[in-house]
Small-subunit ribosomal RNA, 5' domain from an archaeon, 468 nucleotides, folded computationally. Its mean pLDDT, the model's own confidence on a scale to 100, is 81.

Context: one part of a larger RNA
């Protein structure tokens, strides 16, 4: 000097921004809202416009929040997959035949304080099941060709085996939207590898599914991933193991640079959802506003039993030096569903609050009078106030225009030296106090407190902590 957080005093206006409970307690939460939607189906009510309930489809694995854990293929970068998956979407080829039994809502009737739950009867589907055909896959044997660094891949034939499709709706009768199978693509992901990736040796040995093999199981997939058996390996001063710290990167701050420090916000990736564990559904989760179990907390209870999870948006308590409104709208952008109209969306957009940062402007100008302080006159109107239009989802700001009036707008720190500015006044008297450092104060203090004057920066200014 710059940056960052807090604090003191003071404060006119406008614009922009990736700004605002990161640092401390990944502490706990009252209340409201934050994920629905639908030309498949059944049904109740209806003011005949519609509104509900249930089965079913798609979505809810995105978006949003946080940074606890993690020193690791988590991240970055470069490769591999001859070891893999991919709903919706795109391209191409084809298909949609026959049949069946249920069940919810509703109705009847029980249990329970509640949460909820049992029995009986009816019914439908793009829900479920069976058969058929298409098709797919696997094994064995044979063949030759292709790609490639390398066939374990692809291709052809034969045999055997396994699995095994489908659904309709709307129609202006032209068609449209779907369903099923296969092949390819796109997108997204899984897994593997080289290199890079904090400190400590006052941590030197570590390891027992440990290292490898055979076989089996499991997975979308390779693999000690898991298991049985066999062998005794494997890692390590080029720092294993252990301990501490820490989400990683792009970036950010500073610096001439090298570098150093930092990385909460915005973007990319990862991880987490009170703590720990488990699987189910599904193309995808081991799932923040799904399920189950355990633990701790809180709430309800008729004591039998239940409910709950803001590290979503607001908001509260607590913690702290430290951080806003229980606002508006789906108008725009995007996302989910839908053929569409549209519906939903605390994503997002927009407003409110905050001396968060940066940028810009103003707080008057001229003349005259006055010893100075100051006063008077004239002018201007950025800003200000008021009106109309514009603007907006609605406002506000903006913009256009009219009127009024210098009116509505300056403080902070310092004045012994470093260091710009008092050898001024009063008070105090080694007291009270000041001071980054040197040093002032014991009766004329340029250094303390007040006043006056001055210097400096200026909507700011000064102090404290941290970084360069």
């Nucleotide at each position: 000097g710059a940056a960052u957080a807090c604090u003191g005093c003071u404060u006119u206006u406008g614009g922009a921004g990736u700004u605002c409970g990161a640092c401390u307690a990944a502490g706990c939460c009252a209340u409201g809202c934050a994920a629905g939607u639908c030309a498949g189906a059944g049904u109740g009510c209806u003011u005949c416009g519609g509104c509900g309930c249930u089965c079913g489809g798609c979505g809810a694995a995105c978006g949003g929040c946080u940074c606890a854990g993690u020193a690791a293929c988590a991240c970055g970068u470069a490769a591999g997959u001859a070891a893999c998956c991919u709903a919706c979407c795109c391209u191409g080829a084809g298909u949609u035949g026959g049949g069946g039994g249920a069940u919810a809502a509703u109705c009847u009737u029980g249990g329970g304080a509640a949460a909820c739950u049992g029995a009986g009867g009816c019914u439908a589907a793009u829900a479920c099941c069976c058969c058929a055909u298409a098709g797919a896959g696997a094994a064995u044997g044979a063949a030759u060709a292709c790609u490639g660094g390398a066939a374990u891949g692809u291709u052809u034939c034969a045999u055997u085996c396994u699995c095994a499709a489908a659904a309709g709706c709307c129609u202006u009768c032209g068609g449209g939207c779907g369903u099923c199978u296969c092949a390819g693509g796109a997108u997204g992901g899984g897994c593997u590898u080289g290199c890079g990736u904090c400190g400590g040796a006052u941590u030197a040995g570590g390891c027992a599914g440990u290292u490898g093999g055979u076989g089996a199981g499991g997975u979308a997939a390779c693999g000690g991933c898991u298991c049985a058996c066999c062998a005794a390996a494997c890692c390590g001063a080029a720092g294993a193991u252990c301990c501490g710290u820490a989400c990683g990167g792009g970036a950010u701050g500073u610096g001439a640079g090298a570098g150093c420090a930092c990385u909460a916000g915005c973007c990319c990736g990862g991880a987490g959802a009170a703590u720990g564990g488990u699987a189910c559904u599904g193309a995808g989760a081991c799932a923040a506003g799904g399920a189950c179990c355990a633990u701790a907390g809180c709430c309800c209870u008729a004591c039998g039993g239940g409910g709950u999870g803001c590290a979503g948006c607001a908001g509260g308590c607590g913690c702290g030096a430290a951080a806003c409104c229980u606002u508006u709208a789906c108008a725009a952008u995007g996302c989910a569903c839908g053929a569409a109209a549209g519906u939903g969306u605390g994503a997002u957009a927009a407003g409110g609050g905050g001396a968060c940062u940066c940028c810009a402007a103003g707080u008057g100008a001229a003349u005259c009078c006055u010893u100075a302080c100051g006063g008077a006159u004239u002018c201007u109107u950025u800003u200000g106030u008021a009106g109309a239009g514009u603007g907006u989802a609605a406002a506000a700001a903006u913009c256009u225009u009219u009127a009024c009036g210098a009116a509505u707008a300056a403080g902070g720190g310092c004045u012994g030296g470093g260091u710009a500015a008092g050898a001024c006044c009063c008070g105090u008297g080694c007291c009270a106090g000041c001071c980054g450092c040197c040093g002032c104060g014991g009766u004329a203090a340029c250094a303390c407190g007040g006043g006056c004057a001055g210097c400096u920066c200026g909507a700011g200014u000064a102090g404290u902590g941290u970084u360069c």